Predicted 3D model of a 96-nucleotide RNA (Glycine riboswitch aptamer) from Paenibacillus wynnii. Its mean pLDDT, the model's own confidence on a scale to 100, is 80. Its Rfam family is "Glycine riboswitch aptamer". Gene Ontology term of the family: glycine biosynthetic process. The model forms 90% of the base pairs in the Rfam consensus. NCBI's taxonomy places the organism under Bacteria, Bacillati, Bacilli, Paenibacillaceae, Paenibacillus.
RNA sequence: AUGAUGGCAUAGGGAGAGACUGUCUCUUGAAGACGGCGCCGAAGGAGUAAGCCCGGGAUGGGUGAAUCUCUCAGGCAAAAGGACCUUUGCCGGACG
Numbered sequence: 001a002u003g004a005u006g007g008c009a010u011a012g013g014g015a016g017a018g019a020c021u022g023u024c025u026c027u028u029g030a031a032g033a034c035g036g037c038g039c040c041g042a043a044g045g046a047g048u049a050a051g052c053c054c055g056g057g058a059u060g061g062g063u064g065a066a067u068c069u070c071u072c073a074g075g076c077a078a079a080a081g082g083a084c085c086u087u088u089g090c091c092g093g094a095c096g
C1' cells in the first nucleotide's frame, strides 16, 4: 500500500391491507379506551427443507435459511414505522 464478509451511522427510495362498526371519554378530530366482524406482511417473533452430526438401526435426536409458512406482536387515510436497495463516512482487516 489492496481493502472481502460483517457491524455502526447519514441521506434517498420503499409495498400491502376497513378514513369499517358499537359504547364511553374528550379538545367532538382522521384522536384515546374497551368490544364486533373483515383483512395485510416487509419491524420483531415462531415453524420448517436439503445438508451435517450422534446413533447398531429407526418412522429417533440435535443443528439448520428465507422475501416460504403462521399471524403472537405489529399494521389496515395521512403521519410514524418499514424488510430490502443505493449513496457517503467510520470500525474492522479476509485475500493478495
Base pairs, nucleotide, nucleotide: 006091007090008089009088011086012085013084018037020036021035022034023033024032025031038076039075040074044072045070046069047068051063052062053061054060